[in-house]
RNA sequence: CCGCCUGUAGCUCAGCUGGAUAGAGCAGCCGCCUCCUAAGCGGCAGGUCGGCCGUUCGAAUCGGCCCAGGCGGGCCA
Numbered sequence: 001c002c003g004c005c006u007g008u009a010g011c012u013c014a015g016c017u018g019g020a021u022a023g024a025g026c027a028g029c030c031g032c033c034u035c036c037u038a039a040g041c042g043g044c045a046g047g048u049c050g051g052c053c054g055u056u057c058g059a060a061u062c063g064g065c066c067c068a069g070g071c072g073g074g075c076c077a
Base pairs, nucleotide, nucleotide: 001073002072003071004070005069006068007067010026011025012024013023019057028044029043030042031041032040050066051065052064053063054062
């Protein structure tokens, strides 16, 4: 320098054939249960989907550029 993959909640990830309110598990908080704790059960909160721009009636999803991480290749004058 080139190509490919990944980036979504505190963490691990799903969703990515564009469609209506963005989800799950774990963690957190509250309650139930229990003599107490753990486990179990119920509920709550938590994200402008890496950033910007564009396409579209509509973008986490499509296109462009950039950023971060990973893998492969090239160069090593």